[in-house]
c-di-GMP-I riboswitch aptamer from Lederbergia lenta, 93 nucleotides, folded computationally. The source organism's lineage runs through Bacteria, Bacillati, Bacilli, Caryophanales and Lederbergia. Rfam family: c-di-GMP-I riboswitch aptamer. From the family's description: GEMM was predicted in a large-scale screen for bacterial structured RNA regulatory elements.
RNA sequence: CAUAGAAAAAGGCAAACUCGUUGAAAGAUGGGGACGCAAAGUCACAGGUCUAAGGUAUUGAUUGUAAAAUACUAAGAUGGCUGGAUUGCCUUA
Numbered sequence: 001c002a003u004a005g006a007a008a009a010a011g012g013c014a015a016a017c018u019c020g021u022u023g024a025a026a027g028a029u030g031g032g033g034a035c036g037c038a039a040a041g042u043c044a045c046a047g048g049u050c051u052a053a054g055g056u057a058u059u060g061a062u063u064g065u066a067a068a069a070u071a072c073u074a075a076g077a078u079g080g081c082u083g084g085a086u087u088g089c090c091u092u093a
Stems, first nucleotide, its partner, number of pairs: 003093001004091002012037002017032006035080001041086003045083003048078003054073006
C1' cells in the first nucleotide's frame, strides 16, 4: 500500500415505537428508545422505490368554463434499496 473483517480495544451511528417542531404528502428534524450497522460517514450521478402540492389529460355537479373524481407527471423525497464517486477509525490474517 492492497485485500479482508473471525477476535480485541478506543469510540461512533441508531430501526420500530413514542413526544415536540416542520411539510400538501412522502419525509425531515430534536428528545426518549435500540432492531441492527465496518462506512448505517459524505454526494441524488445511474437504476429502483415512495409521495403528488402544482401541472396535464379525461369525466362533468343543483348545468357550472368548472365543484369534485380518476389517470399520468418530480421541480419533492429515500444513501438503513442497489450500483458509482469520495473521505475515514482499529488490526488478527
The prediction has a mean pLDDT of 84.